[in-house]
RNA sequence: CGAGUAGGAUAAAUGAUCGCGGCCGCGGGAGACAUGGGUCUUCUGCGGGUGAGGAAAGUCCGGGCUUCAUAGGGCGGGAUGCCGGAUAACGUCCGGUGGAGGCGACUCCAAGGCCAGUGCAACAGAAAUAUACAGCCGCGGGCUUUUGCGCGCGGUAAUGGUGGAAGGGCAGUGUAAGAGACUACCGUCCGUCCGGUAACGGGCGGAGCACAUGUAAACCCCAUCCGAAGCAAGACCAAAUUGAGAGCAAUAGGCCUGCCCGGUCUGCUUUCAGGUAGGUCGCUGGACGCGGCUGGCAACAGCCGUGCUAGAUAGAUGAUCAUUCAAGACAGAACCCGGCUUAUCGUCCUGCUCGCCCA
Repeated sequence: CGAGUAGGAUAAAUGAUCGCGGCCGCGGGAGACAUGGGUCUUCUGCGGGUGAGGAAAGUCCGGGCUUCAUAGGGCGGGAUGCCGGAUAACGUCCGGUGGAGGCGACUCCAAGGCCAGUGCAACAGAAAUAUACAGCCGCGGGCUUUUGCGCGCGGUAAUGGUGGAAGGGCAGUGUAAGAGACUACCGUCCGUCCGGUAACGGGCGGAGCACAUGUAAACCCCAUCCGAAGCAAGACCAAAUUGAGAGCAAUAGGCCUGCCCGGUCUGCUUUCAGGUAGGUCGCUGGACGCGGCUGGCAACAGCCGUGCUAGAUAGAUGAUCAUUCAAGACAGAACCCGGCUUAUCGUCCUGCUCGCCCA
């Protein structure tokens, strides 16, 4: 210098004018209650300060919080699936093991079990868990010049062809030809020893090999975990209306009842219940960020210091102008937090790898 790999930061800047939502302060108007200066509600002016993200997104996991349910256990259902650790928890993260890819840095893996059972496997192929199509070999018989050519019976998975997969692979011995029939190596399984917390790795011995094509994001088996719904959760205050009780007035009217007493309804006041409209809370300071130290390979944890201000409820966070540049992407809170995934114009920084050149 070129190519690559892993990770991080940033998310146009500055100024002016106008506007919007919370908060604080100082005023003004209106209403209600008290009526004594006040209290509350609402509208509004001025000033101050503040106002989206790395993903606020998808709502795919996990947790907090809330209400309901819940003795314990089982069935059913769902999720996860190598090992160890981290964490509030996780399907996330970290460190390893095994496998796959890359010269490498490094990346990827839903990675328990198809020697528990069942199912499925198009097409091709003779045969798909069982087979003799071709080929090879032996025997018999026929034709034929000895060579050779059909036919029948049998052996054979070494060779060919089909297929993703053809009865462990490969070499040799062996044989009529062949075959784990036998032998070495590799693989598989079993036993044992060593290392490791473990996954696993390594060594030794044994079994010719019974299981041994694939598929479990096929049923299923095994292990672990999981109560349900979600802030429109939910808690509180509470007009109007309704229901119940008490009191008052008129002794008025209706009904029981033809008359009297009594009861009851209609009026007003008040208490209680209920919870609608509306309001308050939940609501944002938290498993929080940054820096340092300590422990740890790391994820992370502990301690110390320091910082923090969106919180609406029909829902604010915007518009215009000027200047500059690299010419501005994806996109917008609605209870909160930890992750994952997806979208994203550019710019900058750091570690590492490979190639070439120079000193």

Predicted 3D model of a 359-nucleotide RNA (Bacterial RNase P class A) from a Lachnospiraceae bacterium.
The gene name in the source record is rnpB.
The model forms 95% of the base pairs in the Rfam consensus.
RNAcentral holds the sequence, with entries from ENA.
It matches the Rfam family "Bacterial RNase P class A". The family's RNA type in Rfam is ribozyme.